[in-house]
RNA sequence: GAAGCCGGCCGGAUGGUCGCCGAUUCCCAUGUGGAGUGGGAGGAAAGUCCGAGCACCAGAGGGCAGGGUGCUGGCUAACGGCCAGAGGGGGUGACCCCAUGGACAGCGCCACAGAAAGCAAACCGCCGCCGGUAAAAGCUGGCGGUAAGGGUGAAACGGCGAGGUAAGAGCUCACCAGCCCGGGCGGCGACGCCCGGGGCUCGGCAAACCCCACCCGGUGCAAGACCAAAUAGGGGGGCGUUUGAGGAUGGCCCGUCCGAGGCCCCCGGGUAGGUUGCUGGAGGCGCCGGGCAACCGGCGUCCUAGAGGAAUGACCAUCGCCGGGUCUACCAGGCCCGGAACAGAACUCGGCUUACAGGCCGGCUUCUUUC
Numbered sequence: 001g002a003a004g005c006c007g008g009c010c011g012g013a014u015g016g017u018c019g020c021c022g023a024u025u026c027c028c029a030u031g032u033g034g035a036g037u038g039g040g041a042g043g044a045a046a047g048u049c050c051g052a053g054c055a056c057c058a059g060a061g062g063g064c065a066g067g068g069u070g071c072u073g074g075c076u077a078a079c080g081g082c083c084a085g086a087g088g089g090g091g092u093g094a095c096c097c098c099a100u101g102g103a104c105a106g107c108g109c110c111a112c113a114g115a116a117a118g119c120a121a122a123c124c125g126c127c128g129c130c131g132g133u134a135a136a137a138g139c140u141g142g143c144g145g146u147a148a149g150g151g152u153g154a155a156a157c158g159g160c161g162a163g164g165u166a167a168g169a170g171c172u173c174a175c176c177a178g179c180c181c182g183g184g185c186g187g188c189g190a191c192g193c194c195c196g197g198g199g200c201u202c203g204g205c206a207a208a209c210c211c212c213a214c215c216c217g218g219u220g221c222a223a224g225a226c227c228a229a230a231u232a233g234g235g236g237g238g239c240g241u242u243u244g245a246g247g248a249u250g251g252c253c254c255g256u257c258c259g260a261g262g263c264c265c266c267c268g269g270g271u272a273g274g275u276u277g278c279u280g281g282a283g284g285c286g287c288c289g290g291g292c293a294a295c296c297g298g299c300g301u302c303c304u305a306g307a308g309g310a311a312u313g314a315c316c317a318u319c320g321c322c323g324g325g326u327c328u329a330c331c332a333g334g335c336c337c338g339g340a341a342c343a344g345a346a347c348u349c350g351g352c353u354u355a356c357a358g359g360c361c362g363g364c365u366u367c368u369u370u371c
Stems, first nucleotide, its partner, number of pairs: 001367010012319007020040002023037005028031001042342001046353002049351005054220004066216005071085005086100001087098004101211002106209001108205003123150002125146009158176002161173003177201001179198008224276004234267006246258004283302008321339007
C1' cells in the first nucleotide's frame, strides 16, 4: 500500500420567526384569559417473534391431551437470550456456521440415475465347462463362478499391499480407518488422549411420525380501579280523597283483605363523560472490586416525553459533510448548482429479527513493497 475479519460508536450543529403537547410560576377584568421559565422520539421507537413485571379471570393435587425446548458448564427475574467451552463443517488466515438427545422401542422413507438401494445386485468386463463356426487367433450360443476393474448415484456392505485362485473375494496375513467390549489418565461436564481384546465391517434420514428428558393455566393497559349525569328500566317506603282499574272472600250487596296505573322520597347497577393505572425503573452514567467472559457487588452522581383522532412541526440564515461543474499547469483555495437514509413513542422492562444515506474509532489476518 492492497484485500479482508471482528468489535464499538455517531445518526448534522447554532441562531431567528411562527406554531403544537405536558409541567411550573406570576398577573388580571376569573376564563376556551394573558405573560414568563423549563422539558418534549429512536438505534432501531419497527416486526409483535420469544421471555418477564403488572392486572383481571380460572385453579386442591396428580395424570392425559396440546404446545415448546433439545451437546456441556455458567449468567439472569426469566428466556427459544447471552458468555465460556466440547464435537462437526468451511476458509491460506483473522474468523465464521451448526436444531448437535435417541435409528437393536416401534412404524416407515431413501427421489433421479442405475442391473441392483437394505437380511442387495451380474449391465459391461474377467474366468471355467459344454456346443456352433474357423486352419488358427477370434466370433457366437448355453450353463455356472466372480463385487478385483468400468459405469450410475448423496450413498454400492472398509482402504492399501502381499499371499492365494481358473478368475476372484477378509478367503488368509501385515498396516491403517471405523464399530463394539474392558481398563487407565485428564476434565465439574460435554469430551479428549492412551492400552488391550473381539468378530473381521455391521449405511443414512427423527426442524417426518415416534421414544426420552425438561418447561408451559387463559386474556392483555381497549388489563384493571375510582367518580358519575340525561333518558329508560330495577328495588324499597309513603300518599292514593267525593274519583282507585282489577282481584280474593261470597249466591248477591255492604264490609274486610290484596292492589295496577299515578304523585313524592330513598337506594343500588350500567352507559356517555371524567379521574387513575402513567412513567423513578430488574433505570442511565462514572469510579473501584470479583470473574476469561456473560454478569455480579459497593460507592458517587443524574432525572431523561407521557399524548388520547393522538403533541414532538414548518420556514429562513450561517457553518459543517458528500457529489458535480468552473477558475488555476497541479495542490490548496474561491465561486455556482444539487444531495443527506431507515423510520417514528402509546403500560413498562430483558432479548431476537428486520430496515438504514453518510461517517468515525479500536483490535486482528493475508499478500506485496521498502528499510
Molecule: Bacterial RNase P class A
Organism: Desulfarculales bacterium